[in-house]
RNA sequence: GGCCAUAUCGCGGGAGAGAUCGUGUGCUUUUGCCGGCACAUGGCGCCGAAGGAGCAACCGCCCCGGAAACUCUCAGGCAAACGGACCGCGAUGUGGCA
Numbered sequence: 001g002g003c004c005a006u007a008u009c010g011c012g013g014g015a016g017a018g019a020u021c022g023u024g025u026g027c028u029u030u031u032g033c034c035g036g037c038a039c040a041u042g043g044c045g046c047c048g049a050a051g052g053a054g055c056a057a058c059c060g061c062c063c064c065g066g067a068a069a070c071u072c073u074c075a076g077g078c079a080a081a082c083g084g085a086c087c088g089c090g091a092u093g094u095g096g097c098a
Base pairs, nucleotide, nucleotide: 002097003096004095005094006093007092008091009090010089011088012087013086018044020043021042022041023040024039025038026037027036028035045078046077047076051074052072053071054070058066059065060064
């Protein structure tokens, strides 16, 4: 120098589901009401790809343990934004291989 695995960082891609109904607060508009925006909260309906939990094919050092994109929705989410499992590329570190 090459290849593989892994951790972190950077870049790119990245689905699903109500822009739902009500209440309150603040800002905004107005003479005022209606309205607009943001936040909080309650109800019903939904989603699964942060996290979490459960079963299990399978695996192991087999007393027991590790285990999913399956399942549950506690959490999270249901316009955009943010987030997002996972994938690709690059850099750095560690380990292994001929």

A computed fold for a 98-nucleotide RNA from Allopontixanthobacter confluentis, annotated as Glycine riboswitch aptamer. Rfam family: Glycine riboswitch aptamer. About the family: This family represents the bacterial glycine riboswitch.